TPP riboswitch aptamer (THI element) from Parageobacillus caldoxylosilyticus NBRC 107762, 115 nucleotides, folded computationally.

[in-house]
RNA sequence: CUUAUCUACUAGGGGAGUCCAAUAGCUUGGACUGAGAAAAGAACGCGCUUAAGUUCUUUGACCCUUUGAACCUGAUCUGGGUUAUGCCAGCGUAGGGAAGUAGAUAGCGGAAGUG
Repeated sequence: CUUAUCUACUAGGGGAGUCCAAUAGCUUGGACUGAGAAAAGAACGCGCUUAAGUUCUUUGACCCUUUGAACCUGAUCUGGGUUAUGCCAGCGUAGGGAAGUAGAUAGCGGAAGUG
């Protein structure tokens, strides 16, 4: 000096789905995939005619940060499978997408000095 691996710190990005049962409230319990399907609150909306919302905010866990399939778009997509679902595969060398610092170990090269 550079590369690789690992660690730490700071900062940032991201998602939270599907099905079943019970129940007058919008919840509880269970099942599936997954790293993760969480908790609290607010607004609007809906229901009490036998049903089970939408958005936002905060917090936590988890994953990811350009070597970037974390995640978003295409997508109310295509094929397979399932009780059902991004469940699996394709699409995908597509279009987007959030990074800096320090340290440790290993390695490469160069310069100078000494023997």